[in-house]
Context: one part of a larger RNA
RNA sequence: CGCAGGAAACUUGAGGGGUUCUAACCUUAGUACGAGAGGACCGGGUUAGACGCACUUCUGGUGUGGCAGUUGUUCCGUCAGGGGCAUCGCUGCGUAGCCAUGUGCGGAAGAGAUAAGCGCUGAAAGCAUCUAAGUGCCAAGCUCAUCCCAAGAUAAUGUUUCCCGGACGCAAGUCCCUAAAGACCACGGGCAGACCACCCGUUUGAUAGGCUGGGAGUGUAAGCGCCGCGAGGCGUUCAGCUGACCAGCACUAAUCGGUCGUGCGG
Repeated sequence: CGCAGGAAACUUGAGGGGUUCUAACCUUAGUACGAGAGGACCGGGUUAGACGCACUUCUGGUGUGGCAGUUGUUCCGUCAGGGGCAUCGCUGCGUAGCCAUGUGCGGAAGAGAUAAGCGCUGAAAGCAUCUAAGUGCCAAGCUCAUCCCAAGAUAAUGUUUCCCGGACGCAAGUCCCUAAAGACCACGGGCAGACCACCCGUUUGAUAGGCUGGGAGUGUAAGCGCCGCGAGGCGUUCAGCUGACCAGCACUAAUCGGUCGUGCGG
């Protein structure tokens, strides 16, 4: 820009893409077959592997603004207690998120037309012949089915809902009045994301921060008291501290606002 008014939501699916795997065991059945050795088709069931998609309850990994321990040094005048630097200084654990080695699911079943192949009926050609007329079966392949995208599918789908004036004029239009529904910008953000886009929110508000409570992690803070010559131990104290998690509360910030879009439509 188009889709013959403008919007919002939900849709159909032309077309395109993905998937399409394998093995073992049990049973049928030690049956059919075979002198025996051996040993099935078909059908039913149970597992496993590889691969794929999704997810994070569990098991684990990571977790550089969580907690604790600890070495050297420097600074806070000193003690105590701390901050900085040293690969996050090193070490132990670890929430959310992300992830796999973890969990769930999938390739199931079916239909149609066929290939090679196997047939039925059957002439040309009194026989024979699956073929010439007619007709049946049959593959991981083809078309459906299954999962995803999808109306710029310009042949431009459909459904529902919402929105929009007076005068004059045959009409195009002119004047006056009016900027609808809605969208965008802006702003607070996100489990969305390179940017853009997408999604949510903007005081008629829980969108982010903060605070409070909880969860979860670490593992019993500091100070004080007691014991010990001391390193240290015990009590107060399962304390203290805490990123992302879950809620509550407008305390802070989403301010004030702007732009587009018109008026019933070849």
The part of an RNA shown here (large-subunit ribosomal RNA, domain VI) has 266 nucleotides and comes from an uncultured Verrucomicrobia subdivision 3 bacterium.